[in-house]
RNA sequence: UUAGAGUUUGAUCCUGGCUCAGAACGAACGCUGGCGGCGUGCUUAACACAUGCAAGUCGAGUGCGCGCCUGUAGCAAUACAGGUGGCGCACGGCGCACGGGUGCGUAACACGUGGGUAAUCUGCCCUCUGAUGGGGAAUAACUCGCCGAAAGGCGAGCUAAUUCCGCAUAACAUUCCGAAGACCUUGGUUUUUGGAUUCAAAGGCGUAAGACCUCGCGCCUAGAGAUGAGCCUGCGGCAGAUUAGCUAGUUGGCAGGGUAACGGCCUACCAAGGCUUCGAUCUGUAGCCGGCCUGAGAGGGCGGACGGCCACACUGGCACUGACAUACGGGCCAGACUCCUACGGGAGGCAGCAGUCGGGAAUUUUGGGCAAUGGGCGAAAGCCUGACCCAGCAACGCCGCGUGAAGGAUGAAGCUUCUCGGAGUGUAAACUUCAUAAGAAUGGGACGAAUAAGGAGGGGUUAACACCCCCUUUGAUGACGGUACCAUUUGUAAGCUCCGGCUAACUCCGUGCCAGCAGCCGCGGUAAUACGGGGGGAGCAAGCGUUGUUCGGAUUUACUGGGCGUAAAGGGCGCGUAGGCGGCGUGACAAGUCACUUGUGAAAUCUCCGGGCUUAACCCGGAGCGGCCAAGUGAUACUGUCGUGCUAGAGUGCGGAAGGGGCUACUGGAAUUCUCGGUGUAGCGGUGAAAUGCGUAGAUAUCGAGAGGAACACCUGCGGCGAAGGCGGGUAGCUGGGCCGACACUGACGCUGAGGCGCGAAAGCCAGGGGAGCGAACGGGAUUAGAUACCCCGGUAGUCCUGGCCUUAAACGAUGGAUACUUGGUGUCCGGGGUUACAUAGUCCCCGGGUGCCGGCGCUAACGCAUUAAGUAUCCCGCCUGGGGAGUACGGUCGCAAGACUGAAACUCAAAGGAAUUGACGGGGACCCGCACAAGCGGUGGAGCAUGUGGUUUAAUUCGACGCAACGCGAAGAACCUUACCUGGGCUAGAAUGCCUCUGACAACCCUGGAGACAGGGCCUUCUGGGUAAAACCAGACAGAGUGCAAGGUGCUGCAUGGCUGUCGUCAGCUCGUGUCGUGAGAUGUUGGGUUAAGUCCCGCAACGAGCGCAACCCUUGUCAGUAGUUGCCAGCGGUUAGGCCGGGCACUCUACUGAGACUGCCGUUGAUAAAACGGAGGAAGGUGGGGAUGACGUCAAGUCCUCAUGGCCUUUAUGUCCAGGGCUACACACGUGCUACAAUGGCAGGUACAAACCGCUGCAAACUCGCAAGAGGGAGCCAAUCGGAAAAAGCCUGUCUCAGUUCGGAUUGGAGUCUGCAACUCGACUCCAUGAAGCUGGAAUCGCUAGUAAUCGCGGAUCAGCAUGCCGCGGUGAAUACGUUCCCGGGUCUUGUACACACCGCCCGUCACAUCACGAAAGUGGGUUGUACUAGAAGCGGCAGGGCUAACCCUUCGGGGAGGCAUGUCGUAACGGUAUGAUUCAUGAUUGGGGUGAAGUCGUAACAAGGUAACC
Repeated sequence: UUAGAGUUUGAUCCUGGCUCAGAACGAACGCUGGCGGCGUGCUUAACACAUGCAAGUCGAGUGCGCGCCUGUAGCAAUACAGGUGGCGCACGGCGCACGGGUGCGUAACACGUGGGUAAUCUGCCCUCUGAUGGGGAAUAACUCGCCGAAAGGCGAGCUAAUUCCGCAUAACAUUCCGAAGACCUUGGUUUUUGGAUUCAAAGGCGUAAGACCUCGCGCCUAGAGAUGAGCCUGCGGCAGAUUAGCUAGUUGGCAGGGUAACGGCCUACCAAGGCUUCGAUCUGUAGCCGGCCUGAGAGGGCGGACGGCCACACUGGCACUGACAUACGGGCCAGACUCCUACGGGAGGCAGCAGUCGGGAAUUUUGGGCAAUGGGCGAAAGCCUGACCCAGCAACGCCGCGUGAAGGAUGAAGCUUCUCGGAGUGUAAACUUCAUAAGAAUGGGACGAAUAAGGAGGGGUUAACACCCCCUUUGAUGACGGUACCAUUUGUAAGCUCCGGCUAACUCCGUGCCAGCAGCCGCGGUAAUACGGGGGGAGCAAGCGUUGUUCGGAUUUACUGGGCGUAAAGGGCGCGUAGGCGGCGUGACAAGUCACUUGUGAAAUCUCCGGGCUUAACCCGGAGCGGCCAAGUGAUACUGUCGUGCUAGAGUGCGGAAGGGGCUACUGGAAUUCUCGGUGUAGCGGUGAAAUGCGUAGAUAUCGAGAGGAACACCUGCGGCGAAGGCGGGUAGCUGGGCCGACACUGACGCUGAGGCGCGAAAGCCAGGGGAGCGAACGGGAUUAGAUACCCCGGUAGUCCUGGCCUUAAACGAUGGAUACUUGGUGUCCGGGGUUACAUAGUCCCCGGGUGCCGGCGCUAACGCAUUAAGUAUCCCGCCUGGGGAGUACGGUCGCAAGACUGAAACUCAAAGGAAUUGACGGGGACCCGCACAAGCGGUGGAGCAUGUGGUUUAAUUCGACGCAACGCGAAGAACCUUACCUGGGCUAGAAUGCCUCUGACAACCCUGGAGACAGGGCCUUCUGGGUAAAACCAGACAGAGUGCAAGGUGCUGCAUGGCUGUCGUCAGCUCGUGUCGUGAGAUGUUGGGUUAAGUCCCGCAACGAGCGCAACCCUUGUCAGUAGUUGCCAGCGGUUAGGCCGGGCACUCUACUGAGACUGCCGUUGAUAAAACGGAGGAAGGUGGGGAUGACGUCAAGUCCUCAUGGCCUUUAUGUCCAGGGCUACACACGUGCUACAAUGGCAGGUACAAACCGCUGCAAACUCGCAAGAGGGAGCCAAUCGGAAAAAGCCUGUCUCAGUUCGGAUUGGAGUCUGCAACUCGACUCCAUGAAGCUGGAAUCGCUAGUAAUCGCGGAUCAGCAUGCCGCGGUGAAUACGUUCCCGGGUCUUGUACACACCGCCCGUCACAUCACGAAAGUGGGUUGUACUAGAAGCGGCAGGGCUAACCCUUCGGGGAGGCAUGUCGUAACGGUAUGAUUCAUGAUUGGGGUGAAGUCGUAACAAGGUAACC
């Protein structure tokens, strides 16, 4: 001391990326902003800089000028002498190499760390030795003259020194030549000793005028120290191999030069070396470190402020001076730039502090002071110091504080919300009491300051009471700043972000895929907690958010700490180099390793402890931590190294057996094709079907002979061999490897293997052959919408051989090699052993090697693997790090080419993916069912009409319903009404309802106007109950009026809903609890074997049970019984008008209530001893008897806001409401559903028989009369087992018609009527007369039906004034067929595949077109960097010359000469530059190439199912 979350899916587990929460910052931007403390502040243009300042100081080294003071002379000017604490110019000394800035360059001994210097230097400082003698010379300033615009310069003259030059003295110092000893080892140190050589300022100051002495300061010499610096060196810290070779001073030697010093540092000569895959060279990037940020750590990122080192100072080069420089505020030269100029020439360098322009998202004052700390000079006072200390600006960061505290309502107002009751804001405010940072005012007022000088006292030193040193005491000095702090009075200050999940925090309105939001997932298309606003809330707070960057989370580069069968990932295979790793003993060493000690690891930072600012930040003190460091001492197990042994690894020899292992030569038969000949005749061939093709010039077929090439049937086997690719007729030769057996030998000789080398299917390439069959391309025929395909007929390269290339594959076990270990079973191949046996065959058992299958532990995300590991371990190699772009581009290597190997980026997405699960789907499989097909019967589709729909029309043709599952549907009935539509006319609290108030009338009726609604007028004037003597009054009813609350809407949304309904489907399914299995989604149960109409039942089974469905219970029908007997019935008896009419009866029929009955119960067979099936008996009925009602979980955003209910929206003199008329009834057309037909199984006429169910008072209506009829009159009876509707029809009997558009068919039209109704014109039904259309059995296609069914016949009912061919019911007559489940349709179960899950009406690919983005190529073009060769050559330095010039020293005959120096010249070196030619990189480029992304574009259908030709490499 280690935290996770969101996002791939319908769901799951895994892999894997993306994203978030954290911390940090020299930050910036947006909104906001009270105070203080401490820090920090050009990250970009090392771009250019105006102005000021940033390095001077010393008179106690020296000269001069000026000033001042004193004195003398002078009237004075002035001159002279002396003094001086002032100013200035110079010489001289020290400093200017520090301090301060920046990070260009630099991949390097630049830095860090540890060493070395026996290869070195070191001013000032400390300590110590000795000395400080005596001479000489020049020169600046100054004066004079000259040149120049200036900067500056030249000449002549004077002068001093702590300036310069000789000389003396001197060593133990330096250098050279020597000698001896000790210690060490590069030419070392040290001791003794000889010779030669090389030095000084007797300076100034103080004490008193001088001398002398002494002291302090200075200088010289030698030693030593300290500090600083130079050089060398081990190790360490970066990216690219699409940079693999680099190097001539290069590597070494010898000699010389040079340096403080080693050294190719430099030169000459000699040799040919040196570096590099442990990454040289090249390219890119970069100052390094202490440290800082992050992190649990290991790590990762960074190197701003502070500290150490380095590098640089406009750019490049160069040296001088000096202790130290190749010198930021010094010099010379070249270049660029800026400025001045009299055009001749000059001046400059903020990467010092401020400041300016510019660049940029962005970074401060041209401030104060040397008071402190530190530095330079000085003896000191002191001077200088943009180092530094302070102040100013900036919320830039960290830290601290405040913006008030307490009380205060069942809770003001306002605002928000609301279910209208309330709730929230909220003790919040008001109000009361109290308190108060900042600021303002007044008063006081710091710490930071001391070892200053000087004074006093004491001590030391000294000849000394001088000077100097030490101690005590006294003693000046503050920029900040009248600031911090203290006291009194007064007294001001909150924002920002967020509220869908991650992630703390929710509502209203607006908007309506718009506007917008967004870190990821994603929100927004009319009810948005996701946009915008309001209210409320959450978080942080003088800040809050955003953006950027870093680390973390990310074990997502995995050392700690990952992987590679299928997710990304094992090299195609072998041999083998370097490297890595390596069996069993023993001895030595001590490199690794371990222990201890020592040194070092600067300070700051960090951690701990303690302390100081009121606290904290901050600061101070102490301790600790920290190395892969170094040195020393020790240990020796392991690794290593060197010896010496061993045999278990590896190898060799001997004896066997197996094999499509390889190469070469020879050889065989079958088959195809071709050629020749014979036989033979019209077709052959091919396909789903065809055609192209071949054939009367004789094919195919068949027989014989021949030619040629390729491949080797059967044997043949998850059998063999090989490293892999791969290898198959036979024989021979040559040859590789593995296996077994028993011994002998060698003695770790081994494993792996980056580079490298070799082998490497098919296709392809080059050259030469060969060519039977097959067969890319190509031609033709088909198929098709098309068919550059699949199918067919042909056919060239190729396939074959020889030689040479290519080097890739789904080169796969998608599994690298080696070794060891870890339960088993069962095949097979090779070898060996044992057993049995007469036997060599065979059986069984065992051993070794190979090759398969199944399974246990273990492993795995799962699938699976499992002694042939994907288990447990070790060693070595290869490879992976999201998808796409892309195995592409560029570069390189290889190749004849094709191409191969190596191998990115921009850009883009939030996924891509693996395994398994549940579904759905399949032109997958298995099983099963259904009037699903088949077998049948009858229809529809053709005609006319009816009806519905579409379309069209219209003022309106109201609306809804649209595959099945809309279309004789809502509508069980549109002339008005209905009615929702249109036109026109009216009303506006409204046509209707409730509550309240008022009135007692209103209405009806009549008149007028009007199309009517309505308006006006007349007439008329309440009722019931209680109560009272009667009223009044109360209550209620009715009607009207008024007013307010409330209306109204068939307006929209069925995709906001309830309810109801359709449909799959009366299909047999759909689930749950517990248990079990699985990491999980899930599975099991529910699967399996049978069986059923059925998840019906039985059996089995890790399941055991249960629920909703099935079945049963309900209704009806079929049989019987009991009870009951009117309005029903009549067997027997009696009567009769002959009618169950009457008496009578309740047996029967019937009615309608209650029961019985049927359960595979019984028998047999089959079956598993089951369930059950089949057959039989009995029975009215037999295997759910027939029919109905009954509709699981769910699906279709199915239908309905126009039945009803209802959220939201819209409308309110209209989208409401009233009225008249019209429309819903239209009509070139199309479709659905029906009716009637097309006729003789029929039509017509006459006669005649038999139902069931139902209806009737606003009703059904008889008899009777009239009418051809519809119907009219009439009114008995009936509130119905009583009366009526009511005639049933087909049927049966008789007659007629005789195959025709008819005696079929009845449309249409004319005429005449009836009925209903205010009203039949638009627009009713019916009747009669007349008319008599289409139609002669219906194309493709399609519908219903399995028995009292289809077909056919009539009857009734609802709606309804009237109006069915529709709908709902009823009965009469009454068939045919089902072999069967291959096919079509629908459904169920199991299984399989899947890239589908909106679930195949799914998913999805490529071209083309358009827009846009980034990239590549490209004739070229323009820059940067750099190599090579040549040219050129400034300053400086070095060499040489130095004829010109020349103070010190030497010589001199004094004329001069020498030594030395200067100018100058020349050679070398050498920067900028020039020419030529390369390399590399960046930008740009007409055009061009592919790629990515885009809204519902175009063409096809490639893939996912057997994806419709299996897919893929």

The RNA shown here (small-subunit ribosomal RNA) has 1513 nucleotides and comes from an uncultured bacterium. The sequence is in RNAcentral, with records from Greengenes. It matches the Rfam family "Bacterial small subunit ribosomal RNA". Its family is annotated with ribosome and structural constituent of ribosome in the Gene Ontology.